[in-house]
RNA sequence: GCGGGAUUAGCUCAGUUGGUAGAGCAACUCGUUUACACCGAGAAGGUCGCAAGUUCGAGUCUUGCAUCCCGCA
Numbered sequence: 001g002c003g004g005g006a007u008u009a010g011c012u013c014a015g016u017u018g019g020u021a022g023a024g025c026a027a028c029u030c031g032u033u034u035a036c037a038c039c040g041a042g043a044a045g046g047u048c049g050c051a052a053g054u055u056c057g058a059g060u061c062u063u064g065c066a067u068c069c070c071g072c073a
Stems, first nucleotide, its partner, number of pairs: 001072007010025004019056001028042004049065005
C1' cells in the first nucleotide's frame, strides 16, 4: 500500500424487511439476615466510534475519517 471483519449501557453481546434501543453480568435501592453472602423485588444507566448523505423516518442503506483484529504484498 491492497482486501476483509469489528465499533451499540461499566463489561460481554443481541437488535429480523429502515418504523418508540434491548438482554445477561456488574454497580445502586428495598426486602430478607445480628451482619455479610445467597435469594426475591425495584429503579437507574445510551450523542448506537465521529462527520456527512439518502429518506416522512437511519443502530440498520451510501460516502469519508478514526481505532482495533485478520490476511496479502

Model confidence (mean pLDDT): 81 of 100. Transfer RNA from a Patescibacteria group bacterium, 73 nucleotides, folded computationally. Rfam family: tRNA. Rfam classes the family as a transfer RNA.